Model confidence (mean pLDDT): 82 of 100. Small-subunit ribosomal RNA from a metagenome, 1486 nucleotides, folded computationally. It matches the Rfam family "Bacterial small subunit ribosomal RNA". The RNAcentral record of the sequence draws on SILVA.
[in-house]
């Protein structure tokens, strides 16, 4: 320190989401030990038991036990027991007294407050106990608790009698100090201080020890007076610390004053007058949450967040309210009252308060023992010894947390064994283990054993003080006794054995870690992007690995990363974000000098800033966590001294900001008035006759009752052509006829004058404010929402058409919005330039003037640096800076709900959450598209020609049917895989049958057994039975061993079973379209561009030119083949010429020809002339067999369709294995209401038919092609031959000639069907092809749409082959024969290819997306009501305390004090009525 996540991708906005660090946590798996820490956070709900505040007999009567003396009774001979008295000592107990109980301990309810924190004030205050240091402590009284006795009551507790004691009470005496009051003096503005002075006021108590007969004396430990000091408290100020304006105006004791009360104390604190004031946008008032801080986590810091343990300060003890006492309390284990709860109860009545330690219940995801003990620190009493003491000290429970330490070290390769994966070789688990040698930490046993103790108290001693003295106190010091909860515990020291001690969570990316199996959008996982739909590193097990570690994850919070609220440290043209717009108030910010002040600002010193915390540094526990010490910090606050530059404030000046005068020109700025003339529309009046208007086409509509047209008159309302201009003027909105009238702005002039910072901006406020709408009155030519009708469409509540009301216009008022946009607040400065317009000033030069230069205001274009994510801006910034306002923080809910505020109303303004999504969005970039544009092409269209769709008839496909009609294949399937389904072929279907197998390779093991033959069974396969040869090697043989071959067995065959979306190889279409890229270099942040883009040209990314691009690969051409001429070879089967023959044949010669088969030349726009100026190129023409790629053909660029094939072959995974395999036999693939696709054959006379004549090329032949003879009417048969092929075999046909036929279901057409045969095959029934005979259907040229063709093309007639037994072929693949018309064009259909533009598309237009509705669910809002709580105001009742009055007792000398009489008044809580306000729950239906 960052990453992931929006696109094909970029680049930036900007959001989620994650990696860290924490925690008073939980919750899941798991769990060895010890140390320090920590623990009810939720219910301030209820609480059972026990504990937590007592202590003094050295303040005081008394009670009771227990000792002793002494004495007295009683038993007893007596020791002895034992009863009573009196004193004394010990002990207990309740009271009176005294301090103590207001600390300690507990929680966080309440507070937004002088409640906390910091700093000052208190001359406006108190402080028990402690200390210091002064003075005192005389001398009386009456009581009264307790005790006794009575009464009352269940209890709790009350009443009365009588009777006591005090360090309890209450006079008196005494007063240095005190206090009040008077007046002096000094200081002081005043309250006060301070000094003396006179009157007057207030005081106390003992006790214990020691001496001593005693009186009395010390001493100690209290007491009262007052001053002081230390702690401790009260009061007041100034800063500072939450949210909310959908809370904006609060306040009547409220501000203040005077006088008087109250308290220690100031002071509306309370009261009486008496003023009318306090507060508030620098947020009062309400609301809502909240104990504050030291710190505590996080953070580089500023910052955020929270305030547990510990510390201090506040609040509070059931709830609410009250005072008592005391130094202190309005009092947590005190009183009273009321209230809810709870418990006792004899029903009358009483008692309680764990937010004190434990503990329960209870709610909660959740928080611990009803231990131990004062040994130590502290507290309280006490002279003390000591009692108390859930404060404190430990212990015990929890991995809460943080720390530390084990769970073992070392060797050890046959790399075991099991796992797990494997490409089957292997690799990994892994030196891991076994297995050798060690150690012994923890824990386990056993012994040994601590510190934390020091004070007290007892006895000598020393010192000081004191006393006549004795002693006594105080410090100290020796010497004895004397206490440990924790604890037999830390620690030490032996024994014993590796022996007792590893888990969690991850492994797609972020984020460190990969593979198998399973599942198969299931079933699950996820923090985010996502993963899962048969080959999941993502989901479940593994088996491995990573990372943490007695912990490991998981939820939650917080802060971080988040510069994602930005001070540090953003932003606002188009991403979210400039208010409409001006004028202006608080408020921020301000020119140039001079003085003065020192507030801000800096320096310095002093104070404080608590300790703990944190940092450094030492140190003590073995270490560390924990502890202590010592420094720093504690970034603050006040004081004070000093500085004076800059901000401030006073004072005072300039003039360069602003502003005013003065002249001078410009303008649809504004307002009112008056005038105008073109045009519509209407009225009248003429002329004049059918149509006129309208539209893509209509119609509807007007029009013989005379329009339209056209001439003249006249009303009227509105709006100003031309000039007119990215020209002008205004703040915007917005302003266009002309001419007066009023008036506002803005700009330029001069070495002109004045003013002298007078200024910028500008929360709120006030004003302006397009269109449309609204009220109120006018007006109303034309246009025209709504509204009517007429077309359109599937419909058309539209778009187009014929009407037509508000409105549009003018007056007044209202409303207050708009893409009110330059989508760019306002002002001020700086910072290269060119080019144009508007208004002006100045200069040159001219007679003057256009012109030309230069300033200045304005409106424009183009571009530099510089900005910008680009796009762009660019002196009119969106650059560089200042200053001020506004505003904006992810999308959608939503600019919407409530709630307020305007408003007649529509409405505006302000402005939110539940919920929901991981995007949402700017700008570019490649493509894709477009009923976008330009350019260009192709039988694409048009011009021809012939088909198809209509019949009949073959095929092939849907579909239907079926046991089966085997699959696959739909622009690119359909006479297609199939260049041959009767068995085969077959993959389907029924049946029989086989199971190492029909077939391959290897290993056992048997057999002589194999081909092959006979027989039986049976459709066959097959099964039975039988007969029936072995070779080779080694040996002399016996006999072994090999190879074949059979039988069993085990590995395995085998699948045309699934997956073409898991592939190879092949194809297919785009498309034979011209196009697809790459290297280097430039260019852009980047995706990317650039070259491929322009200009021209071409079939062509062909070629030429230009160019930040130069160059190259694929592809085009072209290099291959065939045709097209010449030429040279080559001559036999071929060809010619002669003989010969009827013909074939034959024979001889020869290669000029044709022709075979080989080779070479030609063709390149090369030549001329034109487009043309330069090239390609292109038109034209020579010449040539052929001319511009001569004509055909092979030949398929990067890629596209998951395009087609697992069924041609390969091949991963899957699945079957006496079966999805293998074999037979018989069906079937041929099935037929229908539809569709390719053909064929026709409908006839350009034809048919019969006879007679001519003319080819490819190519094929041995299980073959056949001649010839004869036999059939004919398919065909037969006999004799040729031919292994330029040698042998093969009528070409349309055409021509002759003739028939004459427009007709025919002599056209031949389907279908019947008889009779041929042929090929084991075998033609399902289902074969031919022939003859007879039959002779439909059809008379084909709707809507549709297809093929640009020359040897179409059309059109034949023939050959491949498959094959045969044959569905009219299919397919060649051949050759005859052999056409048409192309004005490129507007439109179709497809393509180049640019170029828009896009919110990128699975890409078959995209993407908007709404209604149906149905369910979920948040929210509204809602007639309804419920329950807070809370203001009036009002009524009204306890207790407290005051008061008034009677009535008691003490008392007075003065006063007290008590009663459940008496009055006052009076406040709870409580009751009324009545407004808040703010929550909830609810039909919306």
């Nucleotide at each position: 320190a960052g990453a992931g996540u929006u696109u094909g991708a970029u680049u930036c906005u900007g959001g989620c989401u994650c990696a860290g660090a924490a925690c008073g946590a939980a919750c899941g798996c798991u769990g060895g030990c010890g140390g320090c820490g920590u623990g009810g956070a939720u219910a301030a709900g209820a609480c059972a038991u026990g504990c937590a505040a007592g202590u003094c007999g050295a303040a005081c009567g008394g009670a009771g036990u227990g000792c002793a003396u002494c004495c007295a009774g009683u038993a007893g001979c007596a020791a002895u027991a034992u009863u009573g008295c009196c004193u004394g000592c010990a002990c207990u107990c309740a009271g009176u007294g005294g301090c103590g109980a207001a600390a300690g301990g507990g929680u966080g309810c309440g507070u937004a407050a002088c409640g906390c924190g910091u700093g000052a004030g208190u001359a406006a205050u108190c402080u028990a106990c402690c200390g210091a240091a002064a003075a005192g402590u005389g001398g009386g009284g009456g009581a009264u608790a307790g005790c006794u006795c009575g009464c009352c009551g269940a209890a709790a507790g009350g009443c009365g009698a009588a009777u006591u004691a005090a360090u309890a009470c209450c006079g008196c005496a005494u007063a240095c100090c005190g206090c009040g009051c008077a007046a002096u003096u000094g200081a002081a503005c005043a309250u006060u201080c301070a000094a003396a002075u006179g009157c007057g006021c207030a005081a106390a108590a003992g006790c214990c020890g020691g001496a001593g007969c005693a009186a009395u004396c010390c001493g100690g430990c209290g007491c009262u007076u007052a001053u002081u000091g230390a702690u401790g408290a009260g009061c007041u100020c100034g800063c500072g610390g939450c949210c909310u304006a959908u809370c904006a105006g609060c306040u009547a004791g409220u501000u203040g004053g005077u006088g008087g009360g109250a308290u220690a104390a100031a002071a509306g604190c309370c009261c009486a007058c008496c003023a009318a004031g306090g507060c508030u946008a620098u947020g009062a008032c309400g609301g809502g949450u909240a104990g504050c801080u030291g710190g505590u986590c996080u953070g580089a810091g500023a910052g955020g967040a929270c305030g547990a343990c510990c510390a201090g300060c506040c609040a509070c003890a059931c709830u609410g309210g009250a005072a008592c006492u005391g130094a202190g309390a309005c009092a947590c284990g005190g009183u009273c009252c009321a209230g809810a709860c709870a418990c006792c109860u004899a029903c009358g009545g009483g008692u309680g308060g764990c937010a004190g330690c434990a503990g329960u219940c209870g709610a909660g995801a959740a928080u611990u023992u009803u231990u131990c003990u004062c040994a130590a620190u502290g507290g309280g009493c006490g002279c003390a010894a000591g009692c108390c003491u859930g404060a404190a000290g430990g212990a015990g429970c929890g991995a809460c947390g943080c720390c530390g330490c084990g769970u073992g070290g070392a060797g050890g390769a046959u790399g075991a064994a099991g796992g797990u994966c494997u490409u089957c070789g292997g690799a990994u688990u892994g030196u891991a283990a076994a297995c050798u040698c060690c150690u012994g930490u923890c824990a386990u046993u056993g012994g040994u054993g601590a510190a934390c103790a020091a004070a007290g108290c007892u006895a000598a001693g020393u010192u000081g003080c004191u006393u006549c003295a004795c002693g006594g106190c105080a410090a100290u010091u020796u010497a004895g006794u004397c206490u440990g909860a924790u604890a037999g515990u830390a620690g030490c020291c032996a024994a014993a054995g590796a022996g007792g001690a590893a888990g969690a969570g991850a492994c797609g990316g972020c984020u460190a870690a990969c593979u198998c199996u399973g599942u198969g959008c299931c079933a699950g996982c996820a923090g985010c992007c996502g993963c899962g739909g048969u080959a999941a590193u993502a989901c479940a097990g593994a088996g491995g690995u990573c990372u943490c570690a007695a912990g490991c994850g998981u939820u939650g919070u917080u802060c971080g990363g988040a510069u994602u609220u930005a001070u540090u440290g953003g932003g606002c043209g188009u991403a979210a974000a400039g208010g409409g717009u001006g004028c202006g108030u608080a408020g921020g910010c301000g020119g140039c000098g001079g003085g003065g002040c020192u507030a801000g600002u800096u320096g310095g010193a002093u104070g404080u800033g608590a300790a703990a915390c944190g940092c450094c540094g030492u140190g003590g526990c073995u270490c560390a966590a924990c502890c202590a010490c010592g420094g720093c910090a504690c970034u603050g606050c006040a004081u004070u001294c000093a500085a004076u530059a800059c901000u401030g404030c006073c004072c005072u000046g300039c003039u360069a900001g602003a502003g005013c005068a003065c002249u001078a020109g410009c303008g649809a700025g504004g307002a009112g008035g008056c005038u105008g003339g073109a045009a519509u529309u209407u009225a009248c009046g003429g002329u004049g006759u059918a149509g006129c208007a309208g539209u893509g086409a209509a119609a509807u509509g007007c029009g013989u009752a005379g329009a339209u047209a056209u001439c003249g008159u006249a009303a009227g309302g509105a709006a100003c052509a031309c000039c007119a201009g990215u020209g002008g003027c205004g703040a915007a909105a917005g302003c266009g006829a002309g001419c007066c009238u009023c008036u506002a702005g803005a700009u330029a002039g001069u070495u002109u004058g004045c003013u002298g910072a007078c200024g910028c901006u500008g929360a709120g406020g006030c004003a302006c404010g397009a269109a449309a709408g609204c009220c109120a009155g006018g007006g109303g030519a034309g246009c025209a929402a709504a509204c009517g009708g007429g077309a359109u469409u599937a419909g058309a509540u539209a778009c187009c058409c014929c009407g037509g009301u508000a409105g549009u216009c003018c007056u007044g008022g209202c409303a207050g919005u708009a893409a009110a946009c330059g989508g760019u607040g306002c002002g001020c400065g700086u910072u290269u330039g060119g080019u144009g317009u508007g208004a002006g000033a100045g200069g040159g030069a001219u007679c003057g003037a256009c012109c030309c230069c230069u300033c200045u205001c304005g409106c424009g274009c183009c571009g530099g640096a510089g900005c910008u994510a680009a796009c762009g801006c660019a002196u009119u910034a969106a650059a560089c800076g200042c200053g001020c306002c506004g505003c904006c923080u992810g999308g959608g809910g939503a600019a919407u709900a409530c709630g307020g505020u305007c408003g007649c109303a529509a409405g505006a303004c302000u402005a939110a959450a539940a919920c929901u999504c991981a995007a949402a969005g700017a700008a570019a970039u490649u493509g894709a598209c477009g009923g976008g544009g330009g350019c260009c092409c192709g039988c694409a269209c048009a011009a021809g020609c012939g088909g198809u769709g209509g019949a009949g008839u073959a095929u092939g496909u849907g579909g239907c049917u079926u046991a089966a009609u085997u699959c696959g294949a739909u622009c690119c399937a359909c006479g297609c895989g199939a260049a041959a389904a009767a068995c085969c072929u077959u993959a389907c279907c029924u049946g029989g049958g086989u199971u190492u197998g029909a077939c391959a390779u290897g290993c056992a093991c048997u057999g002589c057994u194999a081909a092959g033959g006979c027989g039986g069974c049976g459709a066959a396969a097959g099964c039975c039975u039988u007969c029936g040869a072995g070779a080779g090697u080694a040996g002399a043989a016996a006999u072994a061993c090999u190879c074949a071959c059979c039988c069993u067995g085990c590995a395995c065959a085998g699948g045309u079973g699934c997956u073409g979306c898991a592939u190879g190889g092949c194809u297919g279409u785009c498309g034979u379209c011209a196009g697809c890229u790459c290297g280097u270099g430039u260019c852009g942040u980047g995706a990317g561009a650039u070259g491929u883009u322009g200009g021209g040209u071409u079939a062509a990314g062909u070629c030429c030119c230009g160019c930040a691009a130069c160059g190259a690969g694929c592809g085009c051409a072209a290099c291959c083949c065939u045709c097209g001429u010449g030429c040279g070879c080559u001559g036999u089967u071929g060809c010619c010429a002669a003989c010969c023959u009827u013909a074939a044949a034959g024979u001889u010669g020869g290669c000029u020809c044709u022709c075979u088969g080989c080779g070479u030349a030609a063709a390149c726009u090369g030549c001329c002339c034109c487009g043309u100026g330069a090239a390609a190129c292109g038109g034209g023409g020579a010449g040539g067999a052929a001319g511009g790629u001569g004509a055909g053909g092979a030949u398929g660029a990067c890629g596209u369709c998951a395009a087609g094939u697992c069924a041609g072959c390969a091949u991963g995974g899957c699945c079957c294995u006496u079966a999805c395999a293998c074999c037979c036999a018989g069906g079937g693939c041929u099935g037929c209401a229908c539809a569709c696709g390719u053909a064929c054959u026709a409908c006839a006379a350009u034809g048919c038919c019969c006879a007679g004549c001519a003319c080819a090329a490819u190519u094929c032949g041995a299980g073959c092609c056949u001649g010839c003879g004869c036999u059939g009417c004919g398919a065909a048969g037969u006999g004799c031959g040729g031919g292994a092929a330029a040698u042998c075999a093969g009528u070409a046909a349309a055409g021509c000639u002759g003739g028939g036929c004459g427009c007709a279901g025919u002599u056209c057409g031949g389907a279908u069907u019947g008889c009779a045969g041929g042929c090929u095959g084991c075998a033609a029934c399902u289902c074969g092809c031919c022939u003859g005979c007879a039959u002779g259907a439909a059809g008379c040229u084909g709707g809507a749409a549709u297809c093929g063709c640009u020359a040897g093309u179409a059309a059109u007639g034949g023939c050959a082959c491949a498959u094959c037994a045969g044959c569905u072929a009219c299919g397919g693949u060649g051949c050759c024969g005859u052999g056409a018309a048409u192309a004005c064009g490129u507007u439109c259909c179709c497809g393509g290819g180049c640019c170029u533009u828009g896009u919110a598309c990128a699975c890409a237009c078959c995209g993407c997306c908007c709404g209604u509705c149906a149905c369910a669910u979920c948040a929210u809002g509204g809602a007639a009501g309804u419920c329950a709580c807070u809370u203001g105001u009036u009002c009524c009742c009204a306890a207790a305390a407290a005051g008061u009055c008034a009677g009535a007792g008691u003490c008392u000398u007075c003065a006063g004090a007290u008590u009663c009489u459940u008496g009055g008044c006052u009076g406040u809580a709870a409580g009751g009525a009324a009545u407004g306000a808040g703010a929550g729950g909830u609810a039909a239906c919306u």